[in-house]
């Protein structure tokens, strides 16, 4: 520090995800030791049991227990007496308000921080001064009596005090009054003088002392007030009656509306009151570079609470965790009358939960309470226990050791790896284990002066002993991200943080081997920060990605020109106080290190005070004119409102002319018209809109504004520089304006025209088209308040090149003026462009550039321009605006393709023109289907279907049935055995096969071959063409496909290859940021067309000769044909024209051939997971007495059908008969087979010649000549069938071909549709060959014979090439994609209601208690009195105010459930349509209205995206 993920690829935007750190954790697997920490985050749920606050006898009375000592008695258990001792209880004092727990409540002066208290308190402690005198009456304990189950209580009697009360004295104390001085912002404070009134005390003692009281001061602690700071929500916007203030009173330690009476009507709030939600706050902790963000466990400070709610008492202090009273809920006891209780103290229990410990030891230390002290108490605390919960440290050994052992795994079978790893040798002993020794922590206090006192603990630590001995796991290995193989599995099982893996070769699942990471841990889950600049202060954005408010005015607020002066709030500097400790950081130190701990420093970025500085901001004062405004003079304009007015056109009405149609469409129909339409002329009515001008012209803030005139009225621009003197900019709320549609009331209504109706179209057509047509469109008034209200671009100011149009105004100039032109300044409106910006597109003085100010808005897509709530509206609806859930994207711009019912250019038998076919018939062949034991398999639009098949009766053969074989029908190797076994014959059998016989050679060994047995292995036309090689088809013989370097672009990529010409061609030329090159094209190759040369047999025969019935038959020839080989020839070379002086094209000459002469071979990068595992090869999988192999028979030939390709026809351009010409190219020795003979024929017999330019196949046929048939199912046509044959073959039944005779079917030119062909082509005619015994060949491959027609042309169909355009496609239009409906799942809104919670309000009731009143009953102290009694004072009781809980009531807010209902999201293969993306087939979209199964359609206005 980044990475993965949207795309075919790219750049950008943007979300999601990952790597890091942390945790009071939990869960899974695993677990040796120690140190230091931490340990109910949930139920502030309920609690058994024990302990957690007592102490003082030196305050007091009474009683004196246990224990100890002595003596006595003893039944030996013990008892008694005395002494000592001091327990339990009581009065009294102090403490119990600390310490300990918890985080419920609390959004508050609760906390933090800094101030203030001239408005306050403070027990114990310290300091100072003074005092401590004199009386009195009770009461608990105790004793007696009584009540009660208990808790406990009542009555009577006795008694003490440092308990209680009276009196005295008293300074500086308090209060009141009268003065003086000083100080303060003020209320007032301090000091001081005088007068008057009031107020104290407690004793004990060991005589050392300890106490008590008053006053003043200190210290400690507390209380109150204020500034500032720190959560969410505005879908909480208004809140408030003690409320705000005053006067007076009460109350308090004290100010105060704290409380009360009266008076006034205030107080708070967008700088967020009030309400709701959440939350203890802080030091700090985690993270982060920081700024921030998150958290507040442990430790520390503060607060709050103590079962829930209320209350006071006592006290220095409480409204009191282990006190009291009341109410409530709950639990327990009870004799039913009543009582008791409060672990959020320590441990512990139940419960809840993913989850959190021992009912331990000790007061030795530290600290606390009491005490003079000893001491007692102390679950504070110190320790130990449990838990890898965390952090830190240590160990599980170290060195040597290669035949690289065995085993495992992989393997190309060679090997590799585990791996120096192990074994083995040597060494060490930390930790654990055993043994011995053994602390510091201890000072204080006690002391007989010796000494004693340690929970932890026989622990740490030290020494010794034995032995490598007791001690390793977890996660991961597709990318991110470090680490790969095998097997298993087969979209299954499973994995997954994101992208994504798994459908038979999975580095992604499971296992194994190996590897990587960390290590007593490792992973997972959850949470926080980080990465995330993804809320952006540091540090983001808003034309098209999310995002500028529809526009203007303007309130608050924010911001603000030039100069001078004052001030010093902001700002800057110094100083002072504070910022607790701990923590973080630095330094040093202590535990062997570290964690941990100690000491010191720094820091704590803050707040306050004070001194200073004055540039900037603020503020105050003074001035200025450039911002702004005013004034004056000009000026353009569809700016606004009202009133009036004009012509054209449509429609309607009346009349005239006139007749059969009009209208409408792609074509029609509905409609109108003989009752006279349309057309045409005249007249009239009425409404709406204003042609031409008209223009990227003008005006307006936007919406918007268009005939003309008048009236009223807003704004702008230019010029002048006279006035004001910063008066400015923006603008949350707010107000006004605001297209169309729509709403209300009333008018109006010509045209147009949602809805609606009809006609068409269509599969349907709730649409597009047509005919009608209502709201509406128009006017007035009032609503609505939205639009693609768009420049998708808020407003203002300044700055930063220009060029060129245009609207308005001014100046200068050429000019005498006008017209006109030029230059220049200001304002507006367009286009092009420097710099710059931008993801790109693009923007570019009219910024999207560079800056500043203010406002609005955005933060992934969907859900959702939604729900709920609120506000507005008559309604429609508008504004504001979520969440659950869900997805891994949704997007922008640009790129390359592909596609388009987009465009341009251009090709092709693509269409057209033409000729002949197919589709109908019969047959053949192939295929589908059906059938079958099997009908083996493959091929599937073009590009499967006379295809693999260039030969299925057996064989082939892969299929079926049946019969056999198992080292195999076939190959190689090894071991052993047999060794003459092959062959031939016979028997059985369907055959394979089995059995028997025959048989050559031999001396043995060896070798080779054969056979047998056994082991390795063979074999498979079994699967996968989607694992492959090779080969092939196809686009397509189309003209394309690329590369290097350079250049351009952030990049994909572009350029080159585009453009202008031209070509069959990316063929060539020209141009050009390209220059070159490669694969293709062309050429080079073959055949063919002309000529030449050479050669001349088997070919040829002109001339010469011979011969024949005839024939190159023979001699011969080398002319010709031909053959073979070599060469020439054609190159747009020449001429003319056109063209850019080009390429090239057109025409011409010559030529056998002319612009590639014709044909062939040749097939670029690639596409179709195209075809083939059955040609072959091949990975993997599968079969192994069978999926191998042998054999016989059957099947591949089955037939109700369908398709494809052919053949033959339907006839007279023909059939038949007779006669008669002319080829080329092939084949031939288990072959072709002549002459001859036989047969009607297929053929048979026979055999010459020929391994072939020699012989044979072999008569070519159409043609030509002649004859016949005469329009008919025929002398056409030949299917089918019968009979008889021929040939091949082991064998023609299934299932051959051919022949003869007989039979003679359908068929009379073929529907929709469809195919081939542009010249030696189509058409037509025959010939040959491969395969092959034969042949289903009518197929295929070749060969020649005869030999046409037509092409205007490129609109259309199909395919293709180039350029361009649009795109939401990229599996690429056979694409993508929308909505309803149906089904499943999930979350959610509404919902008659129902259940619950929270906080208030009104009223009722009213506990405890404080306060007030009363107090006939009760009362010792003081007063009067001898006493009785009375008084003063107090109390019980009663009454009243307040008052918790409770009750009643109507509302508010929140939540659960809810028949039914609404939409939403998601879900491999459901239904209907086709809305959108290409002009998406009606351009789309926005707002609105109506309509429709649904997407949607239509109207009106708007936008161009």
């Nucleotide at each position: 520090a980044g990475a993965g993920u949207u795309u075919g690829a790219u750049c950008c935007u943007g979300g999601c995800u990952c790597a890091g750190g942390a945790c009071g954790a939990a869960c899974g697997c695993u677990g040796g030791c120690g140190g230091c920490g931490c340990g109910u985050u949930u139920a502030a749920c309920a609690c058994a049991u024990g302990c957690a606050a007592g102490u003082c006898g030196a305050g007091g009375g009474a009683c004196g227990a246990a224990g100890c000592c002595a003596c006595c008695c003893u039944u030996c258990g013990g008892g008694g007496u005395g002494g000592u001792g001091g327990a339990a209880a009581c009065c009294g004092g102090c403490g119990a308000a600390c310490g300990g727990g918890u985080g419920a409540g609390u959004a508050a002066c609760a906390c933090g921080u800094g101030a203030g208290g001239a408005a306050c308190c403070c027990a114990c402690c310290c300091u100072g001064c003074g005092c401590u005198c004199u009386g009195g009456g009770a009461u608990a304990a105790c004793c007696c009596c009584g009540g009660g189950a208990a808790a406990c209580c009542g009555g009577g009697g006795c008694u003490a005090a440092u308990a209680c009360c009276g009196g005295a004295u008293a300074u500086u104390c308090u209060c009141u009054c009268c003065g003086g001085a000083u100080c303060g912002c003020a209320u007032g404070a301090u000091c001081u003088g005088g007068a008057a009134a009031g107020g104290a005390a407690a004793g004990c003692u060991c005589c050392g002392g300890c106490g008590g009281c008053g006053c003043a001061g200190g210290a400690c602690g507390g209380c109150c007030u204020c500034g500032c700071g720190g959560c969410c929500u505005a879908u909480c916007a208004g809140c408030u009656a003690g409320u705000u203030g005053g006067u007076g009173a009460g109350g308090u330690a004290a100010c105060g509306g704290c409380u009360c009476a009266c008076c006034a009507a205030g107080g708070c709030g967008a700088c967020g009151a009030c309400g709701g939600g959440u939350a203890g706050c802080u030091g700090g902790a985690g993270u982060g570079a920081g700024a921030g963000c998150u958290c507040g466990u442990a430790c520390a400070g503060c607060c709050a609470c103590a079962c829930u709610g209320g209350g006071a008492c006592u006290g220095a202090g409480a409204c009191a965790c282990g006190g009291c009273c009341c109410a409530g809920a709950c639990u327990c006891c009870u004799a039913c009358g009543g009582g008791a209780g409060g672990c959020a103290g320590c441990a512990g229990u139940g419960g809840a939960g993913a989850a959190u410990c021992u009912u331990g030891c000790g007061c030795a230390a530290u600290g606390g309470g009491c005490g003079a002290a000893a001491g007692c108490c102390u679950g504070a605390c110190g320790c130990a226990g449990c838990g890898a919960c965390g952090c830190c440290g240590c160990g599980u050994g170290c060195g040597g050791g290669a035949a690289g052992a065995a085993g495992g795994c992989c393997u190309u079978c060679g090997g590799g790896u585990u791996g120096u790893a192990a074994a083995c040798c040597g060494c060490u002993u930390u930790c654990a284990g055993g043994g011995g020794g053994g602390a510091c922590g201890a000072a204080g206090c006690c002391u007989u002066c010796g000494g004693g006192u340690g929970a932890c603990g026989g622990u740490a630590c030290c020494c010794c002993c034995a032995g490598a001995a007791g001690a390793a796991g977890c996660c991961c290995c597709g990318g991110c991200c470090a680490a790969c193989u095998a097997c298993g599995u087969g979209c299954c099982a499973g994995c997954a943080g994101c992208c994504g893996c798994g459908g038979u070769a999975a580095u992604a699942c499971g296992u194994a081997g190996g590897g990587g990471g960390c290590g007593a841990g490792c992973g997972u889950u959850g949470u926080c920060c980080g990465g995330a600049a993804u809320c952006a202060u540091u540090g983001g954005g808003c034309g098209u990605a999310a995002a500028g408010g529809g526009c203007u005015c303007g309130u608050a607020g924010g911001c603000g020109g030039c100069c001078c002066g004052g001030u010093a709030a902001g700002u800057c500097g110094g100083a002072u106080g504070u910022g607790a400790a701990a923590g973080c950081c630095c330094a040093g130190g202590g535990c062997u290190c570290a964690a941990c701990c100690c000491u010191g420093g720094a820091a704590c970025u803050g707040c306050a005070u004070u001194c200073g500085a004055u540039a900037c901001u603020g503020u105050c004062g003074g001035g200025c004119u450039u911002g702004a405004g005013g004034c004056a003079g000009g000026u353009a304009g569809a700016g606004g409102a009202g009133a009036g007015u004009g012509g054209a056109a449509u429609u309607c009405c009346c009349g005239g002319u006139g007749u059969a149609g009009c209208g409408g469409u792609g074509g029609a129909a509905u409609g109108c018209g003989c009752a006279g339409a349309u057309a045409u002329c005249g007249g009239g009515a009425g409404g709406a809109a204003c042609a031409c001008c008209g223009g990227u012209u003008g005006c307006g803030a936007a919406g918007g504004c268009g005939g003309c005139u008048c009236u009223c009225u807003g704004g702008g621009c230019c010029u002048g520089a006279c006035c004001u003197g910063a008066c400015g900019c923006u603008g949350a709320g707010g107000a006004g304006c605001g297209a169309a549609a729509g709403c209300g009331u009333g008018g109006g209504g010509a045209g147009c025209g949602a809805a609606c109706a009809g006609g068409a179209u269509u599969a349907g057509a709730u649409a597009c088209c047509c005919u009608g047509g209502u709201a509406g469109u128009c006017c007035a008034c009032g609503c609505c308040g939205u639009a693609a209200a768009c420049g998708a671009u808020g407003g203002g100011u300044g700055c930063u090149a220009g060029g060129u149009g245009u609207g308005g105004g001014g100046u200068c100039u050429g000019g005498u003026c006008u017209a006109c032109g030029g230059a220049u300044c200001c304002c507006g409106u367009g286009c092009c462009g420097a710099a710059g910006c931008u993801a790109a597109c693009g923007c570019g003085u009219u910024a999207a550039g560079c800056a500043c100010c203010c406002c609005g808005c955005c933060u992934g897509g969907g859900g959702a321009c939604u729900a709920c709530g609120g506000c507005c509206g008559c309604a429609a609806g508008g504004c504001u605006a979520a969440a659950a859930c869900u997805c891994a994207a949704a997007g922008g711009a640009a790129u390359u393709g592909a596609c388009g019912g987009g465009g341009g250019c251009c090709c092709g038998c693509a269409c057209a023109a033409g000729c002949g076919g197919c589709g109908g018939a019969g047959c053949a062949u192939g295929u589908g289907g059906c059938u079958u034991a099997a009908u083996u398999c493959g091929a599937a639009g073009c590009a499967a279907c006379g295809c693999g098949a260039a030969g299925a009766a057996c064989c082939u053969u892969a299929c079926c049935u049946g019969g056999g074989c198992u080292u195999g029908a076939c190959a190689u190797g090894c071991a052993c055995c047999u060794u003459a076994c092959a062959u031939c014959c016979g028997u059985a059998g369907a055959g394979a096969u089995a059995c028997g016989g025959u048989g050559g050679g031999u001396u043995c060994g060896u070798c080779c071959g054969u056979g047998g047995u056994g082991c390795a292995c063979a074999g498979g036309u079994g699967g996968u063409g989607c694992a492959u090689g090779g080969c092939u088809g196809u686009c397509g013989u189309c003209a394309g496909c690329u590369c290097g370097u350079g250049u351009c672009g952030u990049g994909a990529g572009a350029u080159g290859u585009u453009g202008g010409g031209u070509u069959a061609a990316g063929u060539c030329c020209c141009g050009c940021a390209a220059c070159g090159a490669g694969c293709g094209c062309a050429a080079c190759c073959c055949c063919u067309g002309u000529c030449c040369u050479a050669u001349g047999u088997u070919g040829c025969c002109a001339g010469c000769g011979c011969g024949u019935a005839a024939u190159g038959g023979c001699g011969g020839g080398g002319a010709c044909u031909c053959a073979u080989a070599g060469g020439a020839g054609a190159c747009u070379g020449c001429c003319g024209g056109u063209g850019u002086c080009a390429a090239a094209c057109c025409g011409g000459a010559g030529g056998a051939a002319g612009g590639u002469g014709g044909g062939g071979a040749u097939g670029a990068c690639g596409u179709c997971a195209a075809g083939u595992c059955a040609u072959c090869a091949u990975g993997c999988c599968c079969c192994u007495u069978a999926u191998g192999u042998c054999c016989a028979g059957g099947g591949c030939u089955g037939c109700a059908c369908a398709c494809a390709u052919g053949c033959u026809a339907c006839a007279a351009u023909g059939g038949c008969c007779g006669g008669u010409a002319c080829a080329a190219a092939g084949g031939g020795c288990u072959g072709c087979g002549a002459u001859c003979c036989c047969g009607c024929g297929a053929g048979g017999g026979g055999g010459a010649g020929c391994g072939a330019a020699u012989c044979c196949c072999a008569c070519a046929a159409a043609g030509c000549c002649g004859g016949u048939c005469u329009a008919a199912g025929u002398u056409c046509g030949g299917a089918u069938u019968g009979c008889a044959g021929u040939c091949u073959g082991c064998a023609a039944c299934u299932c051959g071909a051919c022949u003869g005779c007989a039979u003679g079917a359908a068929g009379c030119c073929g529907g929709a549709g469809u195919c081939g062909c542009u010249a030696g082509u189509a058409a037509u005619c025959g010939c040959a060959g491969a395969u092959c015994a034969g042949c289903a060949a009518c197929g295929c491959u070749g060969c020649g014979g005869u030999g046409a027609a037509u092409a205007c042309g490129u609109u259309c169909c199909c395919g293709g090439g180039c350029c361009u355009u649009g795109u939401a496609c990229a599996c690429a239009c056979c694409g993508c994609c929308c909505g309803u409906c149906a089904c499943g799942u999930c979350a959610u809104g509404g919902g008659a209601g129902u259940c619950g919670g929270c906080a208030a309000c009104a009223c009722c009731c009213g506990a405890a208690g404080c306060c007030g009143g009363u107090g006939a009953c009760c009362c010792a102290a003081c007063c009067c009195g001898c006493a009785a009694g009375g008084g003063a004072g107090g109390g019980a009781g009663c009454c009243g105010u307040c008052g918790a809980a409770g009750g009643u009531g109507g509302g508010g807010c929140c939540g659960g459930c809810g028949a039914c209902u609404g939409g939403g999201a998601c879900g491999a293969a459901g239904u209907c349509g086709u809305a959108a993306c290409a002009a998406g087939g009606u351009a789309g979209c926005c707002g609105u209205a109506c309509c429709g199964g649904a997407a949607g359609g239509u109207g009106c206005g708007g936008c161009u995206g």
Annotation: The RNA shown here (small-subunit ribosomal RNA) has 1505 nucleotides and comes from a soil metagenome. The coordinates come from a structure-prediction model, not an experiment, and the mean pLDDT is 87.